Predicted 3D model of RNase P RNA and transfer RNA as a complex of 404 nucleotides.
Order: sequence, then C1' cells, then structure tokens
RNA sequence: GAAGCACGCCAGACUGCCGCUGGUGCAAGGGUGGAAACACCGCACUGGAGGAAGGUCCGGACUGCAAAGGGCAGCGUAGCAGCUAACGGCUGUCCACCGCGAGGUGAGGAUCAGAGCUACAGAGACGAGCCGGUUCAGUCCGGGUGAAACGAGCAAUCUCUACGCGCAGCAAUACCAAGUAGGCACACGUUGACGGGGCCCCCGGAGUGUGCGGGUAGGUAGCACCGAGCCGUUUGGCGACAAGCGGCCCAGAUUAAUGGCAGUCACGGGGCGGCGACCGCAAGGAAGCCGCAACGCACAAAAUCCGGCCUAUCGGCGGGCUUCACAC
RNA sequence: CUCGCUGUAGCGCAGCGGAGAGCGCGCCUCGUUCGGGACGAGGAGACCGAGGGUUCGAUUCCUUCCGGCGAGACCA
Repeated sequence: GAAGCACGCCAGACUGCCGCUGGUGCAAGGGUGGAAACACCGCACUGGAGGAAGGUCCGGACUGCAAAGGGCAGCGUAGCAGCUAACGGCUGUCCACCGCGAGGUGAGGAUCAGAGCUACAGAGACGAGCCGGUUCAGUCCGGGUGAAACGAGCAAUCUCUACGCGCAGCAAUACCAAGUAGGCACACGUUGACGGGGCCCCCGGAGUGUGCGGGUAGGUAGCACCGAGCCGUUUGGCGACAAGCGGCCCAGAUUAAUGGCAGUCACGGGGCGGCGACCGCAAGGAAGCCGCAACGCACAAAAUCCGGCCUAUCGGCGGGCUUCACAC
Repeated sequence: CUCGCUGUAGCGCAGCGGAGAGCGCGCCUCGUUCGGGACGAGGAGACCGAGGGUUCGAUUCCUUCCGGCGAGACCA
C1' cells in the first nucleotide's frame, strides 16, 4: 500500500423568532368548560424520541383469576460449564462444517425401547433373501444402481429421556360520576349449573348462559415513579457479569406533544466557469487541480414498563487483528 | 394496544414429505345451429406470497420478512 475479519461510537452543529407538550415551586381569591366526577387558566425555573422507539418472535415485572395445589394431555428447550430476575438471550469451551488466515455457522440428547417412511433408478429398499467366488461348515469375501445395499439413514416424522411452563393480558385491574325498561323469552342449576379459559381430582359456589331490547361510551388511578435506572471509577473474574464508592434524576399523551421559519458553518454534490501535465502538424481531446452553486442529508418515530432476538438503515469516526506485496 | 386466522391457475377452493400439483366456474380451438346459448370433443393457464434452513427429496416441517381478513369497551 491492497484485500479482508471482528468490535466500539456518532446519527449534523450553533444562534434568533414563533409555537406544541409534561414536571416542580410560589401564589391562593376567583374564573372557564362540564349534568357530575373532574379538568384547565397566573408567574418563575425546567424536561421533551431511537439505535432500532419497528416486527410482536422469546423472557420477566405488574394485575386479575383461589397470592395457583396434584395428575393427564398439550407446548417449548436440548454437547459441557457458567451469567442472569428470567430466557429459545449472552459468555467460555469441546466437537462438526466453511475459510490460506483473522474468524464465521451449527434446533449438536437418544435410532441396542417401540412404530412409521426410504420416491426414481436398481435383480433386491428394511428383512432377510438373491447372484458370483470360497470353505469341513451360511465359513468367509465381493456385488454395476442409489442419498442409503447385506449395515443402515431420517427424530426441524411419531416417540423415548432430562428440564421448564397454571391461564389471561394495561381494552389487565381498581375506583368515581352519569344513565335505565336494573326489562322480556328460552335453557341449565344445591342430585352442584357456573368459575378456576383443555380434561379429571380438588377448591369456591347461587345464580349462570343465549337471544331480543335498553343505557353510557365521561373522568381518576394503574402511568412515568428511586428503577433488574443512568454516568464515572476501583476491585474480583479469561469472559458474560458481580460487588464497593462517588455523582445524577432523564419523554409521556389518548384529536395522541417532541415542530416550523430565517441565518451561519460542516458533509455529499454527476451542473457551470477557470487553469491544465500529457497526446496531436492542426482543429481539438484530456487525467487532475481551483472556484461557485441548485439540490440533497438514511432507516424510521415512544404509548404499562424492562431484558433480549430479528428486521430496516445515507454515511462518518476510532482503535485492534489477518493475508498478500514492497522496503529496512 | 392485545390476540386469532389466512396466502395454491383470472375467481372460488382441495391437496399437507416422493403425482406431469388437482376440482368447479371462467378462457381458447373445433363440431353442432340460419345465428347465439346449451351440449359434445380437445387444449392453454401455477415453478404453491418472498428469502433461508432440515431432509436423498419440501406446496407440505422449521425460521425470518411481505400482504390480506377478523375479534376484543363498560352497565344491567
């Protein structure tokens, strides 16, 4: 220098003006909306998208069902050891495969418990027979096809083993307000309907289901909060990670906020203008350099909250490693 | 937001490890008819939504994307 490998980080910056949407403090007499519950209105300070907020594919927190118990069924996972609240995630390592290598990929238990399947080709396809040679002897050897042939292969087929999972999901759930035809019909029901979202045991248990009809489609909490929290640092560990110390408080609605305009700078810029090594007799062509500028600036955007996985993504920066070439 | 179902010929569907992937309607050609329909005969049309994996072999099994459809408020 070229080609790669595995990581980490950023996701335009600043200023001015105008907005949108939360929080805290002060002020406390009222006003506005509303039928009410309740919400809003002043001043000051202050917060306001992401690495994936996405897909909803796993795991948890939380809530209810009986703070959830036993069995069957069902579903999931699968080398070994660890991390973790938990996981199908992550780390280390063994083995197999790919790569010269740095590295990458792997649903990697069991086919001596049982069942099923093995198309076409092939003499023969799952259980031993058949053909050729050989031997005292089915005693031993070989058999074109095919993924697999005298012995097996397939468990991302059933199954077995080990381990895990009760079910539902913030439209969970609790409360407030308003409203009424709190109605009618049929069916089931203490000989247990119905509930415990499959079944049985077991527990609770007096109403339950369907159809027709009626009413409200408002508010508060959950919910933004000190949390498996973020940042820095030290120690232990190969590592995932754990522990200690110090600092910080960091989005949040339900017509759903996080924006718009102007300016300067940064990045890209295939257009325009100028210079131009070099080629050519010339006309001219031309790598490259300088200047100006329209325009562009990815994927995408929280909705109960976390930990992962997967997928999308214009570009830029940083250090590490490998192979090749050259120089010393 | 939370769940569930689904994608196969122009349309509606079946098939769920080995078929040339079927069926009905529709389409094309021929016959029949004065002409059309109906009827009869023949034919075309799909690489099973897309990518990857397991397997000797995938529409089928697994997985990741893409699209379509549906359900779920409360009172009594």

It holds a member of the Rfam family "Bacterial RNase P class A". By type it is a ribozyme.